[in-house]
Annotation:
Predicted 3D model of an 89-nucleotide RNA (c-di-GMP-I riboswitch aptamer) from a Bacillota bacterium. Its mean pLDDT, the model's own confidence on a scale to 100, is 84. Lineage of the source: Bacteria > Bacillati > Bacillota.

RNA sequence: AUCCGACAAAGGCAAACCCGUCGUGAGGCGGGGACGCAAAGCCACAGGUCCGAGGGGGGAUCCCCCCCGACGACGGCUGGGUUGCCGAA
Numbered sequence: 001a002u003c004c005g006a007c008a009a010a011g012g013c014a015a016a017c018c019c020g021u022c023g024u025g026a027g028g029c030g031g032g033g034a035c036g037c038a039a040a041g042c043c044a045c046a047g048g049u050c051c052g053a054g055g056g057g058g059g060a061u062c063c064c065c066c067c068c069g070a071c072g073a074c075g076g077c078u079g080g081g082u083u084g085c086c087g088a089a
Stems, first nucleotide, its partner, number of pairs: 004087002012037002017032006035076001041082003045079003048074003055068005
């Protein structure tokens, strides 16, 4: 240095939920809060999941529902890329 990941050490992040805020929405941001995480740091390239503007099709008939579906979202869904703390076996 690479691989690897300890009943090690120093730390770090922060699920659900609540409050505020932005957004049509998924969800994001801030505060509280901890389910957990050896990358739960960063990145939407591949897959996957989610949302659903306009429009189209169908059902219903003045409500509404279903399907297709742009933009988008999710890195704490998987793969991949990239950077990083420590050093037992």